[in-house]
Molecule: Glycine riboswitch aptamer
Organism: uncultured Rhodobacteraceae bacterium
RNA sequence: CUGUCGAACGGGAGAAUCUGGGGCAACCCAGUGCCGAAGGAGCAAGCGCCCCGGUAAACUCUCAGGCCAAAGGACCGUUCGUCGA
Numbered sequence: 001c002u003g004u005c006g007a008a009c010g011g012g013a014g015a016a017u018c019u020g021g022g023g024c025a026a027c028c029c030a031g032u033g034c035c036g037a038a039g040g041a042g043c044a045a046g047c048g049c050c051c052c053g054g055u056a057a058a059c060u061c062u063c064a065g066g067c068c069a070a071a072g073g074a075c076c077g078u079u080c081g082u083c084g085a
Stems, first nucleotide, its partner, number of pairs: 001084001003083001005081007016032001018031005033067003039063001040061003046055002
C1' cells in the first nucleotide's frame, strides 16, 4: 500500500400477524398467496484456451430461508487484527 479472511460498532430492503384447527399468548399443524439481500443452485455475454470445457453476479431459480415486532440479513462505512505483495 492495496488485496484475503475475521472481529467490533453503525446503517441496512422486500413480501399475508391471510384462511381453518389447537393454544391465554408466543407459537404448532394444514392450505393458499407472496418476497429475496443468510446459505445453495443455474447460465448468457465476457475472459482464459490446443482440444475442451473452466469461470461468474446485486441476473435467474426459490431447495433452504423469510412475509407484525424481535432476531436474522447481502452490501456499505469506520476501527482493529491476521495473511499477503